[in-house]
RNA sequence: UGCAAGUCGAACGGCAGCAGACCGUGACAAUCCCUUCGGGGUGCGUUUGGUGCUGGCGAGUGGCGGACGGGCGAGUAACGCGUAGGAAUUUGCCCAGUAGUGGGGGACAACAUGUGGAAACGCAUGCUAAUACCGCAUACGCCCUAAGGGGGGAGGCCUCUUCUUGAAAGCUUCCGCUAUUAGAUGAGCCUGCGUCGGAUUAGCUAGUUGGUGAGGUAAAGGCUCACCAAGGCGACGAUCCGUAGCUGUUCUGAGAGGAUGAUCAGCCACACUGGGACUGAGACACGGCCCAGACUCCUACGGGAGGCAGCAGUGGGGAAUAUUGCACAAUGGGCGAAAGCCUGAUGCAGCCAUACCGCGUGUGUGAAGAAGGCCUUAGGGUUGUAAAGCACUUUCAGUGGGGAGGAAAGGUUAGUCGUUAAUAUCGGCUAGCUGUGACGUUACCCACAGAAGAAGGACCGGCUAACUCCGUGCCAGCAGCCGCGGUAAUACAGAGGGUGCAAGCGUUAAUCGGAUUUACUGGGCGUAAAGCGCGCGUAGGUGGUUAAAUCAGUCGGAUGUGAAAGCCCCGGGCUCAACCUGGGAAUUGCAUUCGAUACUGUUUGACUAGAGUUUAGUAGAGGAAGGUGGAAUUCCAGGUGUAGCGGUGAAAUGCGUAGAUAUCUGGAGGAAUACCAGUGGCGAAGGCGGCCUUCUGGACUAAAACUGACACUGAGGUGCGAAAGCGUGGGGAGCAAACAGGAUUAGAUACCCUGGUAGUCCACGCCGUAAACGAUGUCAACUAGACGUUGGAGGGGUUACCCUUUAGUGUCGCAGCUAACGCGAUAAGUUGACCGCCUGGGGAGUACGGCCGCAAGGCUAAAACUCAAAGGAAUUGACGGGGGCCCGCACAAGCGGUGGAGCAUGUGGUUUAAUUCGAUGCAACGCGAAGAACCUUACCUGCCCUUGACAUCCUCGGAACUUGUCAGAGAUGACUUGGUGCCUUCGGGAACCGAGAGACAGGUGCUGCAUGGCUGUCGUCAGCUCGUGUCGUGAGAUGUUGGGUUAAGUCCCGCAACGAGCGCAACCCUUGUCCUUAGUUGCCAGCAGUUCGGCUGGGCACUCUAGGAAGACUGCCGGUGAUAAACCGGAGGAAGGUGGGGAUGACGUCAAGUCAUCAUGGCCCUUACGAGUAGGGCUACACACGUGCUACAAUGGUCGGUACAAAGGGCAGCGAAGCCGCGAGGUGGAGCGAAUCUCAAAAAGCCGGCCCCAGUUCGGAUUGGAGUCUGAAACUCGACUCCAUGAAGUUGGAAUCGCUAGUAAUCGCGGAUCAGAAUGCCGCGGUGAAUACGUUCCCGGGCCUUGUACACACCGCCCGUCACACCACGGGAGUGGGUUGCACCAGAAGCAGUUAGGCUAACCUUAGGGAGGCCGAU
Repeated sequence: UGCAAGUCGAACGGCAGCAGACCGUGACAAUCCCUUCGGGGUGCGUUUGGUGCUGGCGAGUGGCGGACGGGCGAGUAACGCGUAGGAAUUUGCCCAGUAGUGGGGGACAACAUGUGGAAACGCAUGCUAAUACCGCAUACGCCCUAAGGGGGGAGGCCUCUUCUUGAAAGCUUCCGCUAUUAGAUGAGCCUGCGUCGGAUUAGCUAGUUGGUGAGGUAAAGGCUCACCAAGGCGACGAUCCGUAGCUGUUCUGAGAGGAUGAUCAGCCACACUGGGACUGAGACACGGCCCAGACUCCUACGGGAGGCAGCAGUGGGGAAUAUUGCACAAUGGGCGAAAGCCUGAUGCAGCCAUACCGCGUGUGUGAAGAAGGCCUUAGGGUUGUAAAGCACUUUCAGUGGGGAGGAAAGGUUAGUCGUUAAUAUCGGCUAGCUGUGACGUUACCCACAGAAGAAGGACCGGCUAACUCCGUGCCAGCAGCCGCGGUAAUACAGAGGGUGCAAGCGUUAAUCGGAUUUACUGGGCGUAAAGCGCGCGUAGGUGGUUAAAUCAGUCGGAUGUGAAAGCCCCGGGCUCAACCUGGGAAUUGCAUUCGAUACUGUUUGACUAGAGUUUAGUAGAGGAAGGUGGAAUUCCAGGUGUAGCGGUGAAAUGCGUAGAUAUCUGGAGGAAUACCAGUGGCGAAGGCGGCCUUCUGGACUAAAACUGACACUGAGGUGCGAAAGCGUGGGGAGCAAACAGGAUUAGAUACCCUGGUAGUCCACGCCGUAAACGAUGUCAACUAGACGUUGGAGGGGUUACCCUUUAGUGUCGCAGCUAACGCGAUAAGUUGACCGCCUGGGGAGUACGGCCGCAAGGCUAAAACUCAAAGGAAUUGACGGGGGCCCGCACAAGCGGUGGAGCAUGUGGUUUAAUUCGAUGCAACGCGAAGAACCUUACCUGCCCUUGACAUCCUCGGAACUUGUCAGAGAUGACUUGGUGCCUUCGGGAACCGAGAGACAGGUGCUGCAUGGCUGUCGUCAGCUCGUGUCGUGAGAUGUUGGGUUAAGUCCCGCAACGAGCGCAACCCUUGUCCUUAGUUGCCAGCAGUUCGGCUGGGCACUCUAGGAAGACUGCCGGUGAUAAACCGGAGGAAGGUGGGGAUGACGUCAAGUCAUCAUGGCCCUUACGAGUAGGGCUACACACGUGCUACAAUGGUCGGUACAAAGGGCAGCGAAGCCGCGAGGUGGAGCGAAUCUCAAAAAGCCGGCCCCAGUUCGGAUUGGAGUCUGAAACUCGACUCCAUGAAGUUGGAAUCGCUAGUAAUCGCGGAUCAGAAUGCCGCGGUGAAUACGUUCCCGGGCCUUGUACACACCGCCCGUCACACCACGGGAGUGGGUUGCACCAGAAGCAGUUAGGCUAACCUUAGGGAGGCCGAU
């Protein structure tokens, strides 16, 4: 903005508009006729005037309908809805019946004239009709009644016929109207039952509850009023607060349930917000009225208009939801007699994959397994018969053609029946004709062409079907939960491949399920959340035996109802299906009725087994009150007595010469009651302890009698209730919060000590809580035992005691239970009754509110927010300033060092162009490095090369190779000399060199947290495991623990274990004894020679060498022990209990170390992060640390003489004798590939001399000078020698290391590396001690056990404050809003009553007026 409620002219007056008809009139004028050709007549038609005359009809009067249909869910926790009933009502149109429908009157619209207003809309005057309005008749007939009375009362129209100028009258039909009865339908009212959450809402209610009377309503009723009474509702949840339309249904679920109330259907409520009535059969009315309010619009500013939660559509809001369509053809509705009109109801179409169903996007064949992509172990695999190719098909879409059904009506004609006097009209039926389709290019069918036009989104770590590559590097990102990402990500992103769906696929939100996780079906409460601290007892719940009655519960039958649709079953229709449709079942409910009577209930009667009463006894720290005793502490007085006492780990404060402590005597006062005393007793629990008296509760035992279910539990309620605390008044010895002082300590507001006040005690009154615990509610029944103990009773008995039975109180234990631990007749077993309590952790037993309290506080008791856990029991480890046992140079006992000095060496740090890299507690730091001047060398600077210094392949050329000169720091470059080799089947081939191209080389670049290998460490500690069996739900345990023993998980014994493996030990090497074999280069006892040297002959005895064998095994004896294992002692023996030493290192731990030994995945560089070369650096130097050497001296230094090793090395080597040099060394070259020669002198030691305690005859750093050696080369930067110099240092703080016997300490010798360069490293021998009581402590380790909130395992875990940031919830001067109670001010419209005012057609009138009505006022 448009439409959604109009219709009827057959109710009426009418006639603005349209069409027609009739009449009239002026003009124009076709045609035709006549014509004197000038014209005349006719007049189709156009225009115009009149007549409502006809068809019809705007506006108006009147009737019916606008209370239906359509929309929405704000309100409502209610008789609103659902279900089942009820009585005191009404109902337009409809159906059936009865009776009637007569005759008058007065107005008002429309209209006309005038007039106001911008408009909306009026005002005044005048005219008029009716099925509009008002009397009268019909009629004392009808209806109601509470019996008095009251109510109410109606006529026209059309058609036809006849007559007639109109009019009027009669008959008939149809539609109406009035009254009434009955029905149907709709509506109103009442009742039982059902219908969300909150008790941190417990009391609510004055018309409230009832009665009498009246009023009112269609109707019962406090619905309203007057009076009377004081009731009514509520723990079975009133009132209040919050939320919500209810139902059939829908979703889910095995069901029971839970959630839900879109579409469709029934009911209710609402219509801008609030109030109100009018009209009407029906409304307090979605598209009616009035008022108030908010908002929007118009306006001339005076005043007006409006209500989409109708259909479309717009804006806004939002994550989000459609066309301003077609048609009344069908179905239905309103009006009408009907035709018909209206109908955003409805039927259709449009938009949206929103949902459900169906269909297509091709089918078959096709291996060269094409190309491309991706991966790859480089072979291949995969995409994949997939594609291409070949052969087919044509649904759907497209083009062309054909073509149902949805249609029945209606109209008209004819026939027949009814009505009627009627062949007319009207109505019904039959037949013919005509003929109505929005959808619609309908569904469907045929033809044509061509694989042609038609596949996506999600996912691929597990749950959960589906895996690889690349990129990224705790970034970017993912994520439903667990979680992924820090350089090899199946988890991010991309790709290839795959999986599950498919015109859809995912996400988000929501509900149910899984969840037995609110448990009715169907859970729990010892320790996981959960038994009230304990009694008594109200309501309630439950309740012994028996008989009868009843039939409320219960069970069965029948009837009614449980709307339709939906769900389910069986059919039918669209090609199938979704969908539609017919029948059935179901609707588990409610009501009525008829039966059954076991059980429960109810009533009546009876019983004694539950419960209780009486009698006689028993035990007891049961309770209350009063009295009384002894021991001890303290204080007071006195005596004796003297210097300390007291206290502690050690002290001090304190007390004491003013006489303490100690001790004796006397006294005062308060509190508690040793021994007895006991998992003993009593009590409901808290709790109760000297003795005596009084009062008093309960329990138990035995035997009888009595009552007759009197019982159990127990929401609320009520009482008791440790300690501490509070109030009032006493008391106060000891003890002792607070407090004071002294100690301890980093501190010590603590632990310890010295004091000390409340309090502890008594009386009275509060508080009401505890780990008030058996962390186990009360009562009852049942279910193996064994052993104690307390109180009774009975029996036996040898008087020791035993048996039986009860009521308690304990330990163990069967079945059973339990997650396990454990419980187990005193249940946590099996059952019954009742109560209380729990529902993840934290927030929090807190806040707010309420109740209680003097207070402290108690009881009741949340939420926001936050986490993905919190928790229980048990297991294996690890840990403990837990326990037990044991070991180790672990401590102790000793010896010698380090830490102080100088130097060497390594590290950190710093510096530098570089000071290459690695190793970092023990377990890095004389470590990789068994040896950096160049090289090494990886670092730095400069120069230089690019298929490369090194490997393989290809092509071409050349032997390879070599001489010399020049330039350059060199690498390198230029020139130059010599040289033509080897094999051959004569083709060529092999090696080498040079050039070229590319595959590739190369990297001490990164990652030891991607790895292999190797190594360190715990630790040479004695452990670590497995098979089978057994135990446990399981993790796991057992074995492997226990008693002994060992160096040892070594061995023995025992044992639900029996065996076995890796470790231990042994086997191996070396050393210690003897024997044997062999006898040179070794050896020499005896023999001979000798140059006096095993030198020679000779010998192999000895030493020695290196092969073999023996020997030691707790074998023997004694003792101890369990007769074992074993230990102690002894004998013999070279050696004695693994003889000494070595090699040997279990399962594992430390993301231990190493990518720089090597190997290797991935990444990175490729004229450089590769290669070469020269020089430099790794050697720096305020400093710090580690490991060493040398010292500080007299057990020494120095000088001279002199003795004794072992094990090694040596040919580019060791190098003798001799000679030279002070010396390092040089020269020399014999000998030796070494039991032969050589390095090679061993040193400490021993003998003698000097030094005489000092910075020295100690110590040797540093520096100057001169040299030697190695090496191209000692400047940076070597070692050694000589002369000179002569520093620090006089035994080392805290702390710390090694060593248990041929060890420590001390002394020298050799070797590897190596041109040279050890104080380091690896070996060798010489001399050669001290000490170990012992295991308390420190460190490390082993076994058993215990606790654990630890498991990255105590270097763990974890608490609180503070700082910063953020989140949530509170407080906060206040402020704004909503809802509500009570009281009050103001008060619109409207309705009812009243009415002094005003107006007034019908009717009455005595003509004045009245009745009635309207306006106004109240």